[in-house]
RNA sequence: GUUGGUCGACCUGUCGCUUGCGCUGAAAAGCGCACGAGGAAAGUCCGGGCAACACAGAGUAUCCUACUUCCUAACAGAAAGCUGUCCGUGAGGGUAGAGUAACGCAGAAGAAAAUAACCGCCGGCUUUUAUAGUCGGUAAGGGUGAGAAGGUGGGGUAAGAGCCUACCAGACUUGUGGCAACAUGAGUGCUGUGCGUCUUAGGAGUUGUAAGGUCAUGUAUACCGGCAUUUGAGGGCUACUCGCUCAACGCUGGAGGGUAGACCGCUAAAGCCGACAUGGUGACAUGCGGCUCAGAUAAAUGACAGGUGCCCUACUAUUAUGGUAGAGAACAGAACCCGGCUUACAGACUGGCUGCU
RNA sequence: AGCGUGAUAGAGCAGUGGUAGCUCGCAAGAAUCAUAGUCUUGAGGUCGCUGGUUCGAAUCCAGCUCUCGCCAC
Numbered sequence: 001g002u003u004g005g006u007c008g009a010c011c012u013g014u015c016g017c018u019u020g021c022g023c024u025g026a027a028a029a030g031c032g033c034a035c036g037a038g039g040a041a042a043g044u045c046c047g048g049g050c051a052a053c054a055c056a057g058a059g060u061a062u063c064c065u066a067c068u069u070c071c072u073a074a075c076a077g078a079a080a081g082c083u084g085u086c087c088g089u090g091a092g093g094g095u096a097g098a099g100u101a102a103c104g105c106a107g108a109a110g111a112a113a114a115u116a117a118c119c120g121c122c123g124g125c126u127u128u129u130a131u132a133g134u135c136g137g138u139a140a141g142g143g144u145g146a147g148a149a150g151g152u153g154g155g156g157u158a159a160g161a162g163c164c165u166a167c168c169a170g171a172c173u174u175g176u177g178g179c180a181a182c183a184u185g186a187g188u189g190c191u192g193u194g195c196g197u198c199u200u201a202g203g204a205g206u207u208g209u210a211a212g213g214u215c216a217u218g219u220a221u222a223c224c225g226g227c228a229u230u231u232g233a234g235g236g237c238u239a240c241u242c243g244c245u246c247a248a249c250g251c252u253g254g255a256g257g258g259u260a261g262a263c264c265g266c267u268a269a270a271g272c273c274g275a276c277a278u279g280g281u282g283a284c285a286u287g288c289g290g291c292u293c294a295g296a297u298a299a300a301u302g303a304c305a306g307g308u309g310c311c312c313u314a315c316u317a318u319u320a321u322g323g324u325a326g327a328g329a330a331c332a333g334a335a336c337c338c339g340g341c342u343u344a345c346a347g348a349c350u351g352g353c354u355g356c357u
Numbered sequence: 358a359g360c361g362u363g364a365u366a367g368a369g370c371a372g373u374g375g376u377a378g379c380u381c382g383c384a385a386g387a388a389u390c391a392u393a394g395u396c397u398u399g400a401g402g403u404c405g406c407u408g409g410u411u412c413g414a415a416u417c418c419a420g421c422u423c424u425c426g427c428c429a430c
Base pairs, nucleotide, nucleotide: 001353002352003351004350005349006348007347009308010307011306012305013304014303015302017036019034020033021032022031023030024029038331042342043341045340046339047338048337049336050208051207052206053205057242058241059240060239062204063203064202065201066200067081068080069079071077082097083096084095085094086093087092098199099198102197103196104195105194106193118142119141120138121137122136123135124134125133126132150168151167152166153165154164155163169191170190171188172187173186174185175184176183177182212264213263214262215261223254224253225252226251227250234246235245236244237243258430259429271291272290273289274288276287277286278285279284310328312326313325314324315323316322317321359427360426361425363423364422367381368380369379370378375412383399384398385397386396387395405421406420407419408418409417
């Protein structure tokens, strides 16, 4: 320097808080014991569990993912690789990558943005050799642009052109290697840039624990509109259409009245720990052993004192380095639960690799 | 806690990939004896911030910051 991993203060005393258990007590409460935030609890960006909505059926849209193989409950995540490109002396890092058959678009600039002739070059004709005019050929040169008919050298030609050839970049066909992305050999002159539609393969019902369930308390649907009452408003089948189905003191917009409490969901789970064993390059899987680890509801997890360690500054003595004093210590904080990603973070420890001396 | 909307000139808004606009406000001038109205002219933008995709980004993508709304019986 680069890339991973681990931790993110500790101990003692005093006083407090949440929850659970036990004891005392009629109750309120008191006493004792145990447990009590994070690597991101955050953002809510993905994925899953769980719950509710009554998933008949047919059709049409919409959205997401996209090199390959593999892991997983699943994923836009992780692992191991492939190809292009950029940065770095290097270790390494960033970034892009399904397909192109068909179709569409490309401002300004430029002759022209894909059936290319403005300047230039070459040939024919008119003319008087020039100049000029006109008819053709030409993509080598100029200029415009992100992109100009794959690129460079040689041959060839009136001038030119994959017209021919060598090398290079890609495409297609084919042989070999690899599970595959691809790599490599041979052949075919096949070759503009970007974006989109589209095509292919796989996937996606919607809403979120304020879901949802049980109980308790309490009230007026006042008032102002819209639609409709079997010729049917509207609802359900949770994107839309068809279709099916339910449907009347009804549905709906605004506005208003009352109560705002308790319990379940709620934490033993894809759980945590193991320098364990086996398999695998690895993510991970299987087995074995041990452990139980917050459940609050406006929200507890703290405060004070002393000490130890760490870091900085000053002074002081010194062989290394020690002593004294002062100051400092991040980001943040559970709210249904997990797996990831992203973002914030004072500092400490540590493995691999690279460059220089 | 959960879910969603938005951020463009002083204010309110439009702009869905190709020169950033509209209305009001502001400034100066004209007109008027003067003010308002009216007329003419002008100024005023890091398109919330930081990266990426692209020839080209207010617009597409990602991450941050802020704003507003919905959600008990």
About this RNA:
Two RNAs folded together computationally: RNase P RNA and transfer RNA, 430 nucleotides in total. Rfam match: Bacterial RNase P class A. Rfam's curators write: Ribonuclease P (RNase P) is a ubiquitous endoribonuclease, found in archaea, bacteria and eukarya as well as chloroplasts and mitochondria.